Context: one part of a larger RNA
RNA sequence: UGACGGGGACCCGCACAAGCGGUGGAGUAUGUGGUUUAAUUCGAUGCAACGCGAAGAACCUUACCAGGGUUUGACAUCCUGCGAACCUCUUAGAAAUUUGAGGGUGCCUUCGGGAAUGCAGUGACAGGUGGUGCAUGGCUGUCGUCAGCUCGUGUCGUGAGAUGUUGGGUUAAGUCCCGCAACGAGCGCAACCCACGUUUUUAGUUGCCAGCAUUUAGUUGGGCACUCUAGAAAGACCGCCGGUGAUAAACCGGAGGAAGGUGUGGAUGACGUCAAGUCAUCAUGCCCCUUACACCCUGGGCUACACACGUACUACAAUGCUACGGACAAAGGGCAGCAAACUCGCGAGAGCUAGCAAAUCCCAUAAACCGUGGCUCAGUUCAGAUCGUAGGCUGCAACUCGACUGCGUGAAGCUGGAAUCGCUAGUAAUCGGAUAUCAGCCAUGAUCCGGUGAAUACGUUCCCGGGCCUUGUACA
Numbered sequence: 001u002g003a004c005g006g007g008g009a010c011c012c013g014c015a016c017a018a019g020c021g022g023u024g025g026a027g028u029a030u031g032u033g034g035u036u037u038a039a040u041u042c043g044a045u046g047c048a049a050c051g052c053g054a055a056g057a058a059c060c061u062u063a064c065c066a067g068g069g070u071u072u073g074a075c076a077u078c079c080u081g082c083g084a085a086c087c088u089c090u091u092a093g094a095a096a097u098u099u100g101a102g103g104g105u106g107c108c109u110u111c112g113g114g115a116a117u118g119c120a121g122u123g124a125c126a127g128g129u130g131g132u133g134c135a136u137g138g139c140u141g142u143c144g145u146c147a148g149c150u151c152g153u154g155u156c157g158u159g160a161g162a163u164g165u166u167g168g169g170u171u172a173a174g175u176c177c178c179g180c181a182a183c184g185a186g187c188g189c190a191a192c193c194c195a196c197g198u199u200u201u202u203a204g205u206u207g208c209c210a211g212c213a214u215u216u217a218g219u220u221g222g223g224c225a226c227u228c229u230a231g232a233a234a235g236a237c238c239g240c241c242g243g244u245g246a247u248a249a250a251c252c253g254g255a256g257g258a259a260g261g262u263g264u265g266g267a268u269g270a271c272g273u274c275a276a277g278u279c280a281u282c283a284u285g286c287c288c289c290u291u292a293c294a295c296c297c298u299g300g301g302c303u304a305c306a307c308a309c310g311u312a313c314u315a316c317a318a319u320g321c322u323a324c325g326g327a328c329a330a331a332g333g334g335c336a337g338c339a340a341a342c343u344c345g346c347g348a349g350a351g352c353u354a355g356c357a358a359a360u361c362c363c364a365u366a367a368a369c370c371g372u373g374g375c376u377c378a379g380u381u382c383a384g385a386u387c388g389u390a391g392g393c394u395g396c397a398a399c400u401c402g403a404c405u406g407c408g409u410g411a412a413g414c415u416g417g418a419a420u421c422g423c424u425a426g427u428a429a430u431c432g433g434a435u436a437u438c439a440g441c442c443a444u445g446a447u448c449c450g451g452u453g454a455a456u457a458c459g460u461u462c463c464c465g466g467g468c469c470u471u472g473u474a475c476a
Stems, first nucleotide, its partner, number of pairs: 001476002003473003007470002010467004015460002019423005026314008034305002042053002064300007073125001077124002079121005086103004092097001107114002127289002130287003136283002138278003141274001143272001148187006154163003167178003193266004198234007207224003212221002237260001240254005316416001320375007332363003337356002342351003382413001387408005393402001429452007
């Protein structure tokens, strides 16, 4: 100087407390461990691994296993020879691959040849998701959006170092003020960026409709006032008033205002810590393989199952379930696409065919909610696992191993031990909608979008994490 203390003082955080809803019990989905296996590819492992890499494992993917094959190679550059390329049929085979036959003679040219492409050959080389993340770059997690981390000059100290950065106030903040052997400065904080909330203005189609006509319908004429869209601008600064305070910084209350003291949310992550994670995104040193640790194909596996754990979904019902009727969103996506209407089908879906590269058309009926009827506390008109059967869909192909539909079947489960998690407001809870990936989908996942919409916070003694000062130390 740090680190540590079941030392002290001060302060903060859904850290506790106060509340609301869960997890832990059930069934299922999914990930992991373990076990099994020819293989169950590899990585991630306290917080910070475990719906994680994977925003899509039937083949492919795919790295694993078995079998069948190839050896200048699936891919790149160079050299030599032959043939344009290419197309069609055909033999063997599970395919990779292979046998034979036919068609085809193009483009540029200095007539030597060249470009593009195929086959054969030679060696330089290719290739490796093989090893090392404890050789690395890059990227990322975490402490933590915590308020810290440093430097120059000066001063003090023999020196390591100290001072500044400590102190008195204050703040979300090393934020600002005052003081001070310090005076300044940098990286962080804040602001500058994006979205939402208010107003003005510009613009008025594909959007909108107050008044006037018109219509089944903003449908059409008309209009751009309103809504909305998307450009520009204004607006919030403790600016104003009162109080407290050292007359300071600031704090408390008030006015005005759509918004008030960081308006709310996002993006933004200092010096560093964990030899943290990643050699399997990529790049890369070194080591290793080179008729194989490379490459192609078929089939299988990654989907196994006495068990254990994590994360979710659905429930156990009457604030509910069910039948019929009625209402109100936002944000997205669409041409190898989204698909209306119509017809057929109980349905998944099929047929036919408008419109739309979309503020125009489509996906697309939002659901919870409201109204009416039924159920009456039961393993039930709760719950839906499992199984049987019949179907349509995607795809070369749904056996291992797809999702979906109809009918039947109707398991556990009556609110969950010890323990444990999230959340402070348009939040929790609850309800539906969309998208990426994607032929299809094991999505109950992830990421967005809106609808309905709470309770509670006395307080900081305690648990956890953090900041600052101080003290002890046989630790570095």